Molecule: small-subunit ribosomal RNA
Organism: metagenome
């Protein structure tokens, strides 16, 4: 001290969550021991039972019970005691708990008109009669509780009289006048009465302090004050009777709601926030409500009286009682203890005291409920033991792990057995001694805890570890199971078949008798900001402006002391923090001393603010000059234009659209001329311009008026800013009333468009729009930017004044001032961007924010005639909503640019047969993949067995194939023979090889490891492949800029290329993979090679139809083969240019890349292939493995792809005659013969520049057909054959003859091609036994076109907008339908609280009468608790049914926004539709 999480990435705004520390805690799982502390936060609900306040015989009459003596046994006595009674003193304390209570309760500080038993001090008394009653006794009534009667008694009870220094009460005095007691004694003295005085408590007033709501703004009649009274211990409307009319309230009164207050605790860095349980102070309450009595003290928790709810008892007449004392018990609850020992200790009451009482308290007991302390062993110990877990091609390796077993040691803790404090320096008894100091001194004799803490001894590692986690935040990793299931989770997200994030297990991390988890509270959150936020786009400046309080305010001078500052004094119990000390062996815990913080009060200071009081003139303001200006308001007034009216001209159409149509016109429009009506706005001037507070403001003239500027003077003298409420203005649309109505133009007709069209478009049209009086109060009312002040570079423009320069003349020059505007420095900002008109420094004052959404929504008020406006939430619900700016995608944006993209053309394709792929069907099987472009004559380049993955049916099981092992055998092959569709199973026969003689070597059987798998994932993979695209692109280093994603470079209204290819320029400067060359063919010529090639010339010889033409010599000239070089590079020449290139020309074979090929950048489709291969997981092992016969991959209603063949005279048939390249030994096969042919038969030659396939077709001559379903086209059958091969039935290709279907150039629609191209024309070849219309390859004949780039595709640069990032096949809104939550409204109902009027009226105080003299009773009377009643108000609860809202993987209708979103959108308003939304 931070961190995650919005995004493709970024910086920011902002909320959500975690990481720390607390607890009076509960729950999970666990648990050895000790100290200390705590321990019903709920239901101030109810309560059995016990105990919790009693004492005193030294106050009294006395004597029930017991003790002790005595007894005649009936009883007495007792200075031993004491029940129950008078009587005193406690009982108001001590204990409980927090209902009420926003209040003089509660702290704090001041004050007093008061009390005051007990206790201390002082004064002064303390005389004298009387009486009643209770226990008792007797005699009644009650079930009980308890009660009446009568007789008698005692005192410190009650009373009368006397006295009164000093009290009271009159009164200046003097003096008058009141009232008093209780007795005992051991004689010291205890009481007791009246007083003063104090101390401890108390009682009142009163100043400041501490919760929320204004959707509580007005409250108050004893109310605020008086004056007399009565009251009280005492002041006082506290009571009452009279007089005023006050009195509180925005500094928040009153009303609601909440709640005991403080010392203090928690957190924090602190400021503050949150809390008041244990411990200590104060205050309230004791079943609920009143209400008094006694008493010093209560209106009294363990007392009365009364009412009320509730328990119990009852003989039904009546009566009891109150745990918020301390155990306990029910309930209630997540959830909080024992019906415990004691009065030893302290500390209380009474008692003279001993003593009694004392659930106060001291102590046990239960609970890990917190804090703190110990323990669960220490040390040695690698065969790194064995399991266990993980890896492995390598049976090793890792890790658990020094851990463990061993060995050696120690005993805190347990257990057992002794010993044993302190707490008692105190009580009591009693003894001496001293004496009044209740003073030393001895002895007894008192402990609940207590089997006590502590300590000795024995035994033995014995008796003691566990809980959460392990994607990231957070320390800490792999197997395995699971298969968007089961789960998990604080956010953020895991999980759909390799899950480090579920569950388990290895192994780590973290803490530890604990550990998670949940709950609360501060923290972190600068996330309510006083310290310490902000308000232009993120939330957030009021529309706008007068002005009331308030708040803050210039320059000088006295004076004051209220803020302020500084010193002293003092208050702040214990306890707690902090420090520093001591005590339990440490610590928690206890304990001593100081510190602290606040607050009070004095005295000193006077700078500063403040308050008086006198100046000043710089803020502000008034007078006098001058001055632009759609500022306002009211009358009057023109003109252009639209439209209507009348008239006149003149004919057929006009209008209108993206095109039409409604509509208008022959009843005469449009047009185009004159008149004339009338409403409305103000062309040009006009602008980036001016005026106003803001809204807003335009024709012209005149008349009231506001305000600003500007120069120079005169005056007042702080008078000034800002502004909660308040008050005025306030567009547009609406409303109310009158008027007006020309164009326009919501609503509504109607037309078009469309799927639809309640819309964009058209053609009508009313409200409205004007004008006069009124209301409305809202707007994207915006500069999204409050108001006023000072300050802080600059440049450029408009504007309105002044004053200077100069002029013949200033809109023009120069200064200063106001306003409007605009482009920069600093600075500020998260960027954009602002930047003297601030958003920059600052300084007043006022207004607003605090995640999205619900929601500007309900609900209460207010105000409006309504519409509506203001003011304004909650439950619920999401983890993001938002800004700004990047890099990409995209646009029915936009420039440039390319391509056989289109355009101009040539030829297809889609119609028909056929052949072949695919879909579908169909089947035992019809293997399996490939599906837009980028599948579909594709794997496959060649399925009758095979191939072959399928089906069926027969077999084998270490296996059809590898390599290892152990054992047996000696063979295996071969030959025979049964079966059998063949694999194959069965029998027989044969019976190896080297060799050091030890064995090895090979094959067979058996068996064990293991083989195999075209099973399954191409979304685990590599290796190859298609496509975008042979498109020009794609990046890196370094160095600028940027906070930063990125940008630059690689951008350029520069040029240029097929090219990011080159030049220019430029904060870039280089590089890289691509582009281009570099290779390969093909054109040209050279050189060099000649055999199997070639054959001008020359020589010979044969044959001639005399043209030639073979053979042999011989040559290599030629053409060719096969190396190898030359060649082209804008070089040259002109022009056009900065250049770079372009563009015409020569020259040359060949020109501006000469032509083709090979050659594929980064990356993009989770493209495509696990069936070439290779491989990781799964998976199958008498079988998904493997052989073998057969069948199927060849199927056919039927749809599609590419194809081939045709539909004919550019042609078909026949004949004749030319010119190429590829292959060949399981091979090409010639010549001959046979056959009509397919082909056969025989066989020469050739591993080929030699021989062979082999004929090249078209074309070429030459003839025939004549336009016909034809001499066109060949399908399709039929019949007889050949060829290859075991085998041509399913299922080969090929001859020959026969048959001769469709079809006469092909609908929407598509597809190649830019020159040796297309078109056409035939040839090898690979695969192959055999098969080609398809591939792949060769050559032969050989064309049109192209203006251009405005569309359609595709792509590239660069710009622009975006709400898109899975990227337009994207995002997205809004109704309806379905579910599910939470909330309004709501007839009415129900509680529960507050008031108001009324009647009733208990107890009891007061007062008054009557009985009476008096206690005391009875009446009456004021007040009165609790009810009743009528009315009103709040707050909750339940409601039929009505309403929006949220949320919810795949519902339904449209497409409103994001692009120019296809009609820019969006704000107020209206009005109007299924919705979204239209106008």
């Nucleotide at each position: 001290a931070g961190a995650g999480u919005u995004u493709g990435a970024u910086c920011c705004u902002g909320g959500c969550u975690c990481a720390g520390a607390a607890c009076g805690a509960a729950c999970g799982c666990u648990a050895g021991c000790g100290g200390u502390g705590c321990g019903c936060u709920u239901u101030a609900a109810g309560c059995a039972u016990g105990c919790a306040a009693g004492u005193c015989g030294a106050g009294c009459g006395g004597u029930a019970a017991g003790g002790c003596c005595c007894u005649u046994c009936g009883g007495g006595g007792u200075a031993c005691a004491c029940g129950a009674g008078c009587g005193g003193c406690a009982a108001a304390c001590g204990g409980g708990u927090g209902c009420g209570u926003a209040a003089c309760a509660c702290g704090u500080g001041a004050c007093u008109a008061c009390c005051a038993a007990c206790c201390c001090a002082g004064u002064g008394g303390u005389g004298g009669g009387g009486g009643a009653u209770a226990g008792c006794c007797u005699a009644g009534g009650g079930a009980a509780a308890c009660u009446u009667a009568g007789g008698g008694u005692a005192g410190a009870c009650c009373u009368c009289c006397a006295u009164a220094a000093g009290c009271c009460c009159g009164g200046c005095a003097a003096c008058g006048g009141g009232g008093a007691a209780a007795u005992c004694u051991c004689c010291g003295g205890a009481g007791c009465c009246a007083u003063u005085g104090g101390a401890c408590g108390g009682g009142g007033u009163u100043g400041c302090g501490g919760c929320c709501c204004a959707u509580u703004a007005g409250u108050u009649a004893g109310u605020u004050g008086g004056c007399g009274g009565g009251g009280u211990a005492a002041u006082g409307g506290c009571c009452c009777a009279c007089c005023a009319a006050g009195a509180c309230g925005a500094u928040g009164a009153u009303g609601g709601g909440u709640a005991g207050c403080c010392g203090g605790u928690u957190u924090g860095a602190g400021a503050g926030a949150a809390u008041g349980g244990c411990c200590g102070g104060c205050c309230a309450c004791a079943u609920u409500g009143g209400g008094a009595c006694u008493g010093c003290g209560a209106c009294a928790c363990g007392g009365c009286c009364c009412a009320g709810a509730c328990u119990c008892c009852u003989a039904c007449g009546g009566g009891a009682g109150g745990c918020a004392g301390c155990a306990g018990c029910u309930a209630g609850g997540a959830a909080u203890c024992u019906u415990c020992c004691g009065c030893a200790a302290u500390g209380g009451g009474c008692g003279a005291a001993a003593g009694c009482c004392u659930g106060a308290c001291g102590g046990a007991g239960c609970g890990a409920c917190a804090c703190c302390g110990c323990g669960u062993g220490u040390a040695u110990g690698a065969u790194g033991a064995a399991u266990g877990c993980c890896u492995u091609u390598a049976c090793g390796g890792g890790u658990u792990g020094u851990a463990a077993a061993g060995u050696a040691c120690u005993u805190u803790u347990g257990c057992a057995g002794g010993a044993g404090a302190a707490g008692a320096u105190g009580g009591u008894u009693u003894g001496g001694c001293a004496u009044u100091a209740g003073g030393c001194u001895g002895a007894a004799u008192u402990g609940a805890c207590g089997u006590u803490a502590u300590u000795c001894u024995g035994c033995g590692a014995a008796u003691a570890a566990g809980c959460c986690c392990c994607g990231g935040c957070u320390a800490a990793u792999u197997c395995c199971g699971u298969g968007c299931c089961a789960g998990c989770a604080g956010c953020c997200g895991c999980g759909g078949u390799a899950a480090u994030a579920c569950g388990g297990a290895a192994g780590g991390g973290g803490c530890a008798a604990g550990c998670g988890u949940u709950g609360u509270u501060c923290g972190g959150a600068a996330u309510u900001a006083u310290u310490g936020g902000g308000c232009g786009u993120a939330a957030a400046g009021g529309g706008a402006g007068c002005g009331u309080a308030g708040g803050c305010g210039g320059c000088g001078u006295g004076u004051u002391a209220a803020g302020u500052g500084g010193a002293g004094c003092u208050a702040u119990u214990c306890a707690g923090u902090g420090a520093c000390g001591g005590g339990c062996u440490c610590a928690a815990c206890c304990u001593g001393u100081c510190a602290a913080u606040u607050g009070g009060u004095u005295c000193c200071a006077a700078a500063c603010u403040g308050a008086c009081a006198u100046g000043c003139u710089a803020g502000a303001g008034u007078c006098c000059g001058c001055u632009a200006g759609a500022g306002g308001a009211u009358a009057c007034u023109g003109g252009a234009a639209u439209u209507c009216c009348g008239g006149g001209u003149g004919u057929a159409g006009g209008g209108g659209u993206g095109a039409a149509a409604u509509c208008u016109a022959a009843a005469g429009a449009u047009a185009u001329c004159c008149g004339g009506a009338g409403g409305a706005a103000c062309a040009c001037c006009g602008a980036u311009g001016g005026c106003g507070a803001a809204g807003g403001c335009a024709g012209g003239u005149a008349u009231c008026u506001g305000g600003g500027g500007c120069u120079g003077g005169a005056c007042u003298a702080a008078c000034g800013c800002u502004g909660a409420g308040g008050c005025u203005c306030g567009a547009a649309a609406g409303c109310c009333a009158g008027g007006g109505g020309a164009g326009c133009a919501a609503a509504c007709g109607g037309g078009a468009u469309u799927a639809g069209a309640u819309a964009c478009c058209c053609c009508g049209g009313u409200a409205g729009u004007c004008c006069u009086g009124g209301c409305u109060g809202u707007a994207a009312a915006c500069g999204u930017u409050g108001u006023c002040a000072a300050c802080u570079a600059g440049g450029u423009g408009g504007u309105g004044a002044u004053u200077g320069u100069g002029u013949c003349g200033a809109u023009c020059c120069a200064a200063g001032c106001g306003c409007c505007a605009u482009c920069c420095a600093a600075g500020c900002a998260a960027a954009c961007g602002u930047g003297a008109u601030a958003a920059g420094u600052u300084g007043a004052c006022c207004g607003c924010c605090u995640g999205g959404g619900g929601a500007g929504u309900a609900u209460g008020c207010a105000c409006g005639c309504a519409a509506g406006u203001g003011u304004g939430a909650a439950a619920c619900u999401c983890a993001a909503a938002g800004g700004a700016a990047u890099u990409g995608a995209c646009g029915g944006g936009g420039g440039c640019c390319c391509g056989c993209a289109c355009a101009a053309g040539c030829g297809g394709u889609g119609g028909a047969g056929c052949a072949u792929g695919u879909g579908g069907u169909u089947u035992a099987a019809u293997u399996c993949g490939a599906u837009g472009a980028u599948a579909c004559g594709c794997g496959a380049g060649g399925a009758a067995c095979c191939u072959u993955a399928c089906c069926u049916g027969g077999g084998u099981u270490u296996g059809a194939c590898a390599u290892c092992u152990u054992g047996a055998u000696g063979a295996c092959u071969g030959c025979c023979g049964g079966u059998g569709a063949a694999a194959g199973c069965c029998g027989g026969u044969u019976u190896c090889c080297c060799u050091u003689c030890g064995g090895g070597g090979c094959a067979u059987c058996a068996g064990g490891a293991c083989a195999g798998g075209u099973g399954c994932u191409g979304c685990a993979u590599g290796g190859c492949u298609g496509u975008c695209g042979u498109c020009a692109g794609c990046u890196c280093g370094u160095g600028u800029c940027g906070u930063g994603a990125g940008a630059u470079g690689u951008g350029g209204u520069g040029g240029u290329u097929a090219a990011g290819u080159c030049c220019c320029g430029c904060a870039a400067c280089g590089a890289g993979c691509g582009c281009a060359a570099c290779c390969c063919u093909u054109g040209u010529c050279c050189u060099g090679u000649g055999u199997u090639g070639c054959c001008a010339g020359c020589c010979a010889g044969g044959c001639u139809u005399c043209g030639g033409u073979c053979u042999g010599g011989g040559g290599c000239a030629c053409u060719c083969u096969c190396a190898g070089g030359a060649g082209a590079c804008u070089g040259c020449u002109g022009u056009c240019g900065a250049a770079a290139g372009g563009c015409a020309g020569a020259g040359g074979a060949a020109g501006g890349a000469a032509a083709g090929g090979a050659u594929g950048a980064c990356g993009u489709c989770a493209a495509g292939u696990c069936c070439u291969c290779a491989u990781g997981g799964c998976u199958c092992u008498u079988a998904c493995a493997u052989c073998c016969a057969g069948g199927g991959c060849u199927a056919c209603a039927c749809a599609c792809g590419u194809g081939c063949u045709a539909c004919a005279a550019u042609g078909g048939c026949u004949a004749c005659u030319a010119c190429a390249a590829a292959c060949g030994c399981u091979g090409c096969a010639a010549c001959c013969u046979c056959g009509c042919a397919a082909g056969a038969g025989c066989a020469a030659g050739c591993g080929a520049a030699u021989c062979g396939u082999a004929a090249a077709a078209a074309a070429g001559u030459a003839g025939u057909c004549u336009c016909a379903g034809u001499u066109c086209g060949g399908a399709u059958u039929g019949c007889a054959g050949u060829c290859u091969g075991a085998a041509a039935c399913u299922c080969g290709a090929c001859u020959g003859c026969a048959u001769g279907a469709a079809g006469c150039u092909g609908g929407a629609a598509u597809c190649g091609c830019u020159a040796g191209u297309a078109a056409u024309c035939g040839u090898a070849u690979a695969u192959c036994a055999g098969c080609a219309u398809g591939a792949u390859a060769c050559g032969g004949u050989g064309a049109a076109u192209a203006c251009g780039u405005u569309c359609c595709c595709g792509g590239g640069c660069c710009u622009u907008g975006u709400a898109c990032a899975c990227a337009c096949c994207g995002c997205c809104c809004g109704u309806c339908a379905c579910a599910c939550c939470a909330c309004c409204c709501g007839a009415a109902u129900u509680g529960a609280g507050c008031c108001g009027g009324c009647c009733c009226g208990a107890a009891g105080u007061c007062c008054g009468c009557a009985g009476u003299a008096u206690c005391c009773u009875g009446c009456g009377g004021c007040c009165g608790a609790a009810g009743g009643u009528c009315a009103g108000u709040u707050c909750a609860g339940u409601a039929a049914g009505g309403g929006g809202g949220g949320u919810g993987a795949a519902g339904u209708c449209g497409u409103a926004a994001c692009a120019a979103g296809g009609u820019a959108g969006c704000c107020g308003u209206a009005c109007c539709g299924g919705a979204a939304g239209g106008u």